[in-house]
Order: sequence, then C1' cells, then structure tokens
RNA sequence: GACCGAAAAAGGUAAACUGUGCGAAAGCACGGGGCGCAAAGCCAACGGUCUAAGGGUAUUAAACCUAUGACGGCAGGGUUACCGAA
Repeated sequence: GACCGAAAAAGGUAAACUGUGCGAAAGCACGGGGCGCAAAGCCAACGGUCUAAGGGUAUUAAACCUAUGACGGCAGGGUUACCGAA
C1' cells in the first nucleotide's frame, strides 16, 4: 500500500412510526424516534421500481399509455473517504 472487516476504539448515518411544512401524486425537508448500515458518502447517465400533474388514446364516464417527477435503505457501475485486530 492492496485486500479484508473485530463481541476494538473514535466518529458517522437513520427504517417503521410520528409533529410541522412542501408536492397533483410518488415522495421530499426539518424535529422526535432507531430498525438497520463498513460506504446506508457522492453521481439518476445503465437495469429495476413508484407516481401520472401536463400531454396522448378514448370519451357520457371509467380506463389505458407516457417522466420532463421520484426511489442510491432495489441491484449493478463509477468515484472519494475514517479506524486497524485477525
């Protein structure tokens, strides 16, 4: 230094639920909370998933299609980083 990841230490993050706010929704921000996480840091540009305001098909209505909206705590990929037992 690389891999690796301890019943180590320091530090970090924060699921469900919940208060307030934002949003058409999915969902997001902040506070409480703490299930978990060794990249659960960053990147939405590949796959996947969610939503469907607007647009389109149809139209009495229902319904269907569509991301320019989201999810990185769905998996892969790229990139950077704390600690140091075996």